[in-house]
């Protein structure tokens, strides 16, 4: 974008223009077709006249066709058209052409000729009669334009001759002659107007005919009136359309037949346009009229509102019997998601009847109902910032935003309501009346007809008054916030959106679209070149057939003549109308409508052209064969022959093992194996040569040799003269597997057997082993049958192997032709890549593709012995499945490398006790955090109380703690009582301070604005931090490469501890990192010496740098020095290596340290801190008094002592560095075993303290033991901090002496002043659970061959289906559960056909009794038929118990 729509919300007008798509399902009830009295007889009922009767008279009643006029009835026309549907139909049914020499045609028009003269009946009316009805019968009267004879006739018709002429042909048409046969009606107002019979014409059908016209081939064969003849019937007509005979034909892969499914069509929608889809509404054609046959009447019908029969249903019925047919307009059920008034009128158009008037007409023409549609208006316009109120949001005393919106002013009046006016659509016919003439035409003139409708319109009053909604606002897509909610509730067209900060769910506010509408759903076309003519493709993405050969079929070289099918142009015809484009008009403007153009791409016919195709001839040789010579060759098929190795039989030799394996094992062997020799036997495959060799169509081919044979290829240019090229069916061929039938069987070996492997191993190993492997015939016909690449042909730069030919002596070189490989230029590919052997550039044919899954299945069918093959779907599911090529990440892939990663070493852990931490358990509570490596002596560098965040208990609400106002009162504070557990709570006493003063200041109560929260969320943050990791890496500019993701730089050699350098390079540079500049140690060396030192000198002490003094060392603390592969040999281009080198304190980064790139792990923290959001507010705030964070069957990690003799206890004796200290640290004394305590003294520290260093070392003692080890636990005593050491501190004495005798699988650390071992200090801190941490020396080692192999990491390459990224992804089978769907005993229903049995109504035809004077009729019977039955098959669908696989979760 569209629609004949339908829901959902919501509506003011108009105008046009539409409205059962579903049951062609069933209909109450009213209407839709009559009409002529100027055909007839006649009068029932109506009017009117005339006559009687009663009556004064209205009036009642009788008679009378005597008038208008007329039911019914005879007769004429019409009723075959309008109007409905759309079942059926795949068809000459449509649509277009064309034909009829094979036809018919009322009414109209023209003409032409005629209408004599007679007869009989009949219906109505009346009379009987049957019957509920509906009708029917019988008597009797009687008309006609009804019906019959007789006459006349002709260009009608029929038979027959003759003669011209036409046509492709059957044949036709004129002309004449001749015989036959067939007509008529009547009316009337005298204007007319009807009849017969004939030529014409129009108008409308009728038949044939080419071309077209829907899907399946999982329909391939059909066809007996079937095809065609002859002869007849029959029909307006042609014709198997009937019939009888004769013939065997007709149609079909150019798709017969058979099934589905549907009316054709102009148009319509959509599309740029070829197309695709549609076929309501308007027009044309068809078919149908409750289902089926059937004639009859007529000009027309096999008949919507006729007739008969069958049938089903419906209704009446008196039960005997009847009647019916809306798919006419209304209307009613029903059926559905769903479609309207039982409405007015013939006024106008058009139709039937009539001389007319008229009558009739649900055709039509308005009117009603429906937003269903399309087009027009209309809800008001200007102005209006205090940018009001409200309302929304916010960074909240402010701001944006609704929003000039609103109010207010002013103006307008379409709509609207009231009032007045008011069309046009009518125009002519026809009536009457008059004129002219050409006597039936014309023009005047009168008088009449309007449904819709007092409608459109038009004026004029009035007042913004009556009138705005849907949808949607993450992207596609125009439109954003907030609240609620918390994978819920819901949204969703795709993608998806929701788990507590949702522009997607729901409110709300703005905003965005459209607007009397607006979503939505449903369909159809575009986008979609995604079925590709136009305009697609097949190496990998779907998709080349396994190969040839060939028939149809398409498509073919070079010249020349001819035609004129195709083609191409000019002309006619037709292409209905309406739509459809344009121009012009008409309705106030569109929509609508008129009217002209234009187009209508088509089809026939019909002149012309002849270039290409095509057909016909006629030359050519260059395609394509043929010839000759020569070359290769695993090409094929058949038979011979052959050595070696393998089993195996016999025999000798020989002794114990032999095979096997990642190791075994089963097997084989003292009954003599393997081994090894000789001599047989079998069968089967054929080393070296041998190679991107070579043959061949593909599948394949391999000792050697014979025989028959295939095809290629190259020279000559000898012949044939386009013989070609592809190729649906078709037909051959076709590896292994298998399959049948006979043989054969050495090896290997499906099954199976037995031993290993494993959890398990129906499997990879091992030892056995049958079919098969081999050979002859058949089958089968497939494969990753691959180059994933059809055949043929032509052309498009090269290099470089390589095979056979030529040409030549030559395997020189260079040429040429046919192959067979590489590597590459334009080209081409989505890329990879392909690239004269094409995947490039054309051309021909032929084959195949159209998301994924179902599924190469199911079902049919064909093939096959079978196994299966071949063709080959559909329900249903998904949002993607694929392809290349890129970056990571991964690999039990590869390559180089590096680390205490392994290996060498040394020491622990893991068994104990005991500490700490953590789990889990308990609990009123055991607060919270941390949880593989990256948690667990962690956050805590210190939990008796405090801390504390947890529990229980009492208490306070401006609150424990701070900030502003305001009011009120006192200073401030100090001392008290009472209560209590203790905060508190109640009360007493005492008493302001500065300043002259206003006021200030502190405090306490009251009120109020802020508080407060260790309460949620580290996955809403800042910050800081751990971890890969001190791992070498992570990046940009600008260039180049690539469609693009990306690449190059960064890659590659060679160094290094490094992406550290150096060298090559489409790269050239540069930043974060490294390294280096910082500390500190290690050597000197300047300067400067106090609390540090003391080598000379001097004094002095029990002793001692104690004193004077000295600046030498030693240290202290400032500033330099030095190390740079800088020298030198050897590698080596350089970088750089190597060296028990030289020098040097120190040598290759000197040792240590601080320094952590891009990023990962939603890593850790919201309880250090800071903050968004949420939540609590007499409490989740806040203080107390106690508990608790320290509990204990247990399990985990991190340590500390230990298990002794390298040792343990006593005694004695030496030597550090750091630091720390006035609430401190204490020398000294004295006391007490000690812990400590009382005293004293020095230090605000290179001045005094802490301070004893231990290991060491010299003695002495234990003597291998649960000990003189080892200290747990426990029991008394004590010291010491502190308000308090009960839970729950620490130290110290005395006693007690528990496990534990070096530790399983596992596992940790460490590369030198390092492991180990030895002790010293410090932070926190009232002490102190400290054996933890975070720092000092002291003594001091062992090893490293090496990277194979575990664990991490780096850089290159490699597969990948992995990208939340191997802790990936993903495969099957079980169980559940939903879905479609095959098979199926059988059940049930459907259309078709055949075959047999019966057979209405009707044509037709045939008839002897019955009737008629006769014609004929009645009746009966033949064929034929619808329908009705019986039986048998196919075929199609529905349904099943049970079962198959398949989807989806």
């Nucleotide at each position: 974008g569209a629609u004949g729509a339908a829901c959902g919300c919501u509506a003011g007008c108009g105008a046009c223009a539409g409205g059962c798509u579903u049951a062609a399902c069933a209909c109450a009830u009213g209407c839709a077709a009559g009409u002529c009295g100027a055909g007839g007889g006649g009068c029932a009922g109506c009017g009117g006249g005339g006559a009687g009767u009663a009556g004064c008279a209205a009036u009642a009643u009788u008679c009378u066709g005597c008038c208008g006029g007329c039911g019914a009835c005879c007769g004429g026309c019409g009723c075959a058209c309008g109007g409905g549907u759309g079942a059926g139909u795949a068809a000459c049914g449509g649509g277009u052409a064309u034909g009829c020499a094979a036809c018919c045609u009322g009414c109209c028009u023209u003409u032409u000729a005629c209408a004599g003269a007679g007869g009989g009946a009949u219906a109505a009316c009346c009379c009987g009669g049957a019957g509920a009805a509906a009708u029917c019968c019988g008597g009797a009267c009687u008309a006609a334009u009804a019906c019959c004879u007789c006459a006349u006739g002709g260009u009608a018709c029929c038979a027959a001759u003759u003669u011209a002429c036409c046509g492709c042909a059957u044949g036709a048409u004129a002309a004449a002659u001749u015989g036959g046969u067939u007509a008529a009606a009547g009316a009337u107002u005298u204007a007319u107007u009807g009849g017969u019979a004939g030529a014409a014409g129009a108008u409308g059908g009728g038949c044939a005919u080419g071309c077209u016209u829907u899907c399946c081939a999982u329909u391939a064969g059909g066809u007996a009136g079937u095809u065609g003849g002859c002869a007849g019937g029959g029909u307006a007509a042609c014709g198997g359309c009937c019939u009888a005979c004769c013939a065997a034909g007709c149609c079909a892969u150019c798709g017969a037949u058979g099934g589905a499914u549907a009316g054709g069509g102009g148009c319509a929608c959509u599309g740029a346009g070829a197309g695709g889809u549609u076929u309501g509404u308007c027009c044309c054609c068809c078919a149908c009229a409750c289902u089926g046959g059937u004639a009859c009447u007529g000009a027309g019908a096999c008949a919507c509102g006729g007739a008969c029969c069958a049938g089903a249903c419906u209704c009446c019925u008196a039960c005997g019997g009847g009647a019916g047919g809306c798919a006419g307009c209304a209307g009613u059920g029903a059926g559905g998601a769903a479609u309207a008034u039982u409405g007015g009128u013939c006024a106008a158009u058009g139709g039937g009847c009539g001389a007319g008037a008229g009558c009739c007409u649900g055709a039509a023409c308005c009117a009603g109902c429906c937003a269903a549609g399309u087009c027009g208006c209309g809800u008001g316009a200007a102005g209006g910032a205090a940018g009001a109120c409200g309302g929304u949001a916010u960074u909240a005393u402010g701001u944006a935003u609704u929003g000039u919106a609103a109010a207010c002013u002013u103006c307008u009046u379409u709509u609207g309501u009231g009032a007045g006016g008011g069309a046009a659509u009518a125009a002519a016919a026809a009536g009457g009346g008059g004129a002219a003439c050409g006597u039936g035409u014309u023009c005047c003139c009168c008088a009449u007809u309007g449904c819709a409708u007092g409608u459109a319109c038009c004026u004029u009053a009035c007042g913004a008054a009556u009138a705005a909604g849907c949808a949607u606002c993450g992207g596609c897509u125009a439109a954003c916030u907030c609240c609620g909610u918390g994978c819920c509730a819901g949204c969703a067209g795709c993608c998806g959106c929701g788990g507590u900060a949702a522009u997607a769910c729901g409110g709300a506010g703005g905003a965005u679209g459209c607007g009397a509408g607006c979503g939505u759903u449903a369909u159809c076309c575009g986008g979609a070149u995604u079925u590709a003519u136009u305009g697609g493709g097949u190496u990998u993405a779907a998709a080349g057939g396994g190969u040839g050969c060939g028939u149809a079929g398409g498509c073919g070289g070079u010249u020349u003549u001819u035609u004129a099918a195709g083609u191409c142009a000019g002309u006619g015809g037709u292409g209905a109308a309406a739509g459809u484009u344009u121009g012009c008009g008409g309705c106030u403007c569109a929509a609508c409508c008129g009217u002209a153009a234009a187009a209508u791409u088509g089809c026939c016919a019909u002149u012309g052209a002849a270039a290409c195709u095509g057909a016909a001839g006629g030359a050519c040789u260059u395609g394509a064969g043929a010839g000759u010579g020569g070359u290769a060759u695993a090409g094929g098929u058949a038979g011979g022959c052959g050595g070696a190795a393998u089993g195996u039989g016999c025999g000798g030799u020989g002794u114990a093992g032999c095979g096997g394996u990642g190791a075994a094992a089963u097997g084989c062997a003292u009954a003599g194996a393997u081994a090894u020799c000789g001599c047989g036997c079998a069968g089967a495959a054929c080393c070296c040569c041998g190679a991107u060799u070579g043959c061949g169509a593909a599948g394949g081919c391999a000792g050697c040799u014979u025989a028959c044979u295939g095809g290629a290829g190259c020279a000559c240019a000898u012949c044939u003269g386009a013989c070609g090229c592809u190729g649906a069916a078709g037909c051959a061929c076709g590896a292994a597997a298998g399959c049948g039938u006979g043989g054969g069987u050495a090896u290997c070996a499906a099954a199976c057997a037995g031993g290993a492997u494993u959890a398990g191993a129906u499997a990879c190993c091992c030892u056995g082993g049958u079919a098969g492997u081999c050979c002859a015939c058949g089958c089968u016909g497939u494969a990753a049958a691959c180059g994933a690449u059809g055949a043929u042909u032509a052309c498009u730069a090269g290099u470089u192997g390589u095979u056979g030919g030529c040409g030549a002596u030559a395997u020189a070189c260079a040429g040429u032709c046919a192959g067979u490989g590489a590597c590459a230029c334009a080209g081409c590919g989505a890329a990879a890549g392909c690239g004269u052997u094409a995947a490039g550039u054309a051309a021909u044919c032929c084959a195949c593709c159209u998301g994924g899954g179902g599924a190469g299945u199911a079902c049919g069918c064909c093939g096959g012995c079978a196994a299966c093959g071949g063709u080959g779907a559909a329900a249903c599911u998904c949002a993607a499945a694929g392809g290349a090529a890129u970056u990571g990440a991964c690999g039990g892939g590869g390559g180089c490398c590096c680390g205490c990663a392994c290996a060498a070493g040394c020491g622990g852990a893991g068994g104990a006790a005991c500490a700490u931490g953590u789990g889990g358990u308990u609990u009123a509570a055991u607060u919270c955090g941390a949880u593989g490596a990256u948690a667990c002596g962690c956050g805590a560098g210190g939990a008796a109380c405090c801390u504390u965040a947890c529990c229980c208990g009492g208490g306070c609400u401006c609150g424990a703690a701070c900030g502003g106002c305001a009011c009120a009162g006192g200073a401030a504070u100090a001392u008290g009582u009472a209560u209590g557990a203790a905060a508190g709570u109640a009360u007493a006493u005492a008493g302001c301070u500065a300043g002259c003063a206003a006021u200030a200041g502190u405090c306490u109560g009251u009120g109020u604005c802020g508080a407060g929260g260790u309460g949620c969320u580290g996955c809403a943050u800042g910050g800081u931090u751990g971890u890969c990791g001190u791992c070498a890496g992570c990046u940009c500019g600008u260039g180049c490469c690539g469609u693009g993701a990306g690449g190059u730089g960064u890659c590659g050699g060679c160094u290094u501890a490094a992406g550290u350098g150096c060298c090559a390079u489409a790269a050239c540079g540069a930043g974060c990192g490294c390294a280096a500049c910082c500390c500190u140690u290690a050597u000197c060396u300047a300067u400067a010496g106090u609390u540090a030192c003391c080598a000379u000198c001097a004094g002095g002490u029990u002793a001692a740098g104690c004193u004077g003094g000295g600046g030498a060392c030693u240290c202290u603390a400032u500033g330099g020095a030095g190390a740079c592969u800088g020298c030198c040999a050897c590698c080596g281009u350089a970088a750089g290596g190597u060296g028990u080198g030289a020098g040097g304190a120190a040598g290759g980064u000197g040792g240590g340290g601080a320094u952590g790139a891009c990023g990962u792990c939603a890593a850790a923290u919201c309880a250090g801190c800071a903050c968004g959001g949420c939540c609590c507010u007499u409490a989740c705030g806040u203080c107390c008094g106690g508990g608790g964070c320290g509990a204990c069957a247990c399990a985990c990690g991190u340590g500390u002592u230990a298990c002794a003799a390298u040792g343990g206890a006593u005694g004695g004796u030496a030597c550090a560095g750091a630091g720390g200290g006035u609430u401190g640290c204490u020398a000294c004394u004295u006391a007490g075993u000690g812990a400590u305590a009382a005293g004293a003294u020095g230090c605000u520290a290179a001045u005094c303290u802490c301070c004893a260093a231990a290991a060491g070392c010299c003695a002495u003692u234990c003597u291998c033991a649960g000990u003189u080890c080892g200290g747990a636990u426990c029991g008394g005593a004590g010291u010491c901090u502190g308000c308090a050491a009960c839970u729950c501190g620490a130290c110290u004495c005395c006693g007690u002496g528990a496990a534990g005798c070096u530790g399983g699988a596992u596992u940790c650390g460490c590369u030198a002043g390092u492991a180990a071992u030895c002790g010293c200090g410090c932070a926190u801190c009232a002490g102190c659970c400290a054996u933890g941490g975070c720092g000092c020396g002291g003594u001091g080692a062992a090893u490293a061959c090496g990277u194979u192999c575990c664990c991490g990491g780096g850089c290159c390459u490699u597969g990948u289906a992995c990208a939340c990224a191997c802790c990936g992804c993903c495969c099957g089978u079980c169980a559940a559960g939903c879905c479609a769907u095959g098979g199926a005993a059988g059940c049930c229903g459907g259309g078709g056909g055949g075959a047999c049995c019966u057979g209405a109504a009707g044509u037709a035809c045939g008839u002897a009794a019955c009737c008629g004077c006769a014609a004929g009729g009645a009746g009966c019977g033949u064929c034929c038929u619808a329908g009705g039955g019986u039986a048998a098959a196919a075929u199609c669908g529905g349904u099943a118990a049970c079962u198959g696989g398949g989807g989806c979760u």